[in-house]
Model confidence (mean pLDDT): 86 of 100. The part of an RNA shown here (small-subunit ribosomal RNA, central domain) has 346 nucleotides and comes from a Bacteroidota bacterium. It was read from a public genome assembly. Its Rfam family is "Bacterial small subunit ribosomal RNA".
Context: one part of a larger RNA
RNA sequence: CUGGGUUUAAAGGGUCCGUAGGUGGACCGUUAAGUCAGUGGUGAAAUCUCUCGGCUUAACCGAGUGGCUGCCAUUGAUACUGUUGGGCUUGAAUACGGUUGAAGUAGGCGGAAUAAAUCAUGUAGAGGUGAAAUUCUUAGAUAUGAUUUAGAACACCGAUUGCGAAGGCAGCUUACUAAACCGCAAUUGACACUGAGGCACGAAAGCGUGGGGAUCAAACAGGAUUAGAUACCCUGGUAGUCCACGCCCUAAACUAUGAAUACUCGAUGUGUGCGAUACACUGUACGCGUCUAAGCGAAAGCGUUAAGUAUUCCACCUGGGGAGUACGUCCGCAAGGAUGAAACUC
Numbered sequence: 001c002u003g004g005g006u007u008u009a010a011a012g013g014g015u016c017c018g019u020a021g022g023u024g025g026a027c028c029g030u031u032a033a034g035u036c037a038g039u040g041g042u043g044a045a046a047u048c049u050c051u052c053g054g055c056u057u058a059a060c061c062g063a064g065u066g067g068c069u070g071c072c073a074u075u076g077a078u079a080c081u082g083u084u085g086g087g088c089u090u091g092a093a094u095a096c097g098g099u100u101g102a103a104g105u106a107g108g109c110g111g112a113a114u115a116a117a118u119c120a121u122g123u124a125g126a127g128g129u130g131a132a133a134u135u136c137u138u139a140g141a142u143a144u145g146a147u148u149u150a151g152a153a154c155a156c157c158g159a160u161u162g163c164g165a166a167g168g169c170a171g172c173u174u175a176c177u178a179a180a181c182c183g184c185a186a187u188u189g190a191c192a193c194u195g196a197g198g199c200a201c202g203a204a205a206g207c208g209u210g211g212g213g214a215u216c217a218a219a220c221a222g223g224a225u226u227a228g229a230u231a232c233c234c235u236g237g238u239a240g241u242c243c244a245c246g247c248c249c250u251a252a253a254c255u256a257u258g259a260a261u262a263c264u265c266g267a268u269g270u271g272u273g274c275g276a277u278a279c280a281c282u283g284u285a286c287g288c289g290u291c292u293a294a295g296c297g298a299a300a301g302c303g304u305u306a307a308g309u310a311u312u313c314c315a316c317c318u319g320g321g322g323a324g325u326a327c328g329u330c331c332g333c334a335a336g337g338a339u340g341a342a343a344c345u346c
Base pairs, nucleotide, nucleotide: 004317005316006315007300008299012314014201015200017198021194022193023192025088027086028085029084031082033081034080035077036076037075038074039073040072041071042070048066050064051063052062053061054060091191092188093187094186096183097182098181099180100179103177104176105175106174107173108172109171110154114150115149116148117147118146119145120144121143125136126135162169163168206247207246208245209244210243211242216240220236221235222234223233258313259312260311261310262309263308266291267290268289269288270287271286272285273284274283295302296301319346320345321344328339329338330337331336
């Protein structure tokens, strides 16, 4: 290389957009590059095949024959692929009319809870635990009421729900922005799919500068527990948690299942449209779930949301450890990230 694979055995890139490239709907012509056929040339010798011969045989040698599956030229064929011209509408996109949602960004507003402060009532405990203690409290705590301030998160609705490319998104409201779906069939006329590099986005933690700081809480301190207890439990508590801007770029970033298209029995629940309505149901499109036929699978299971049947493109795998390490390079303020071996060993 051929071949085989990637839910769980090694293996799907965290996700989108998109460059090169690869691949590409149906019809009529053109051309003849690929493709196919004929002919000619060339394809040294040796080697190789077969036949015959020479050394007593064989190896070896000699002669002949075939082959050297290739390349070049030329003459044709035109189904398929390509090229080029024309027209097509079903793929794709647009227009028009609707619908939907925790989709995004920015601003404003709201109530409950928590904490603190002040005042009032009130008196000896409160808190915490398996039990305690550290802790708070006669300088008046805990509790109850009133007022004020602050920051963060949004109970119920809430769902096997919905939206988003993924990460993710939930109080109400306004503005701006984006999307999907349905209906219709007006417009363009293959404009498509995938996508190495590349660009952008990317939870949490972490980093820089400046704010903010209620709660919770790494580190840390104390109290317990224990043989010990650098823990689990308790009392405190700083970074952080929040905001703005700039970095970091990793996750069991999981459906452990790449994207796209077509095809292959059904049953049932549900979300949003459209149609029809006899208010019983029922058709259709796009989603979200459950169960199952065929089929697939080592099995568990998957099963029109495929892990089935096929096609296209990308990514990745090749025994365990060493190791996602070393070295080099690139990126980063750093932490570190990306790329990524070998010796050795079983």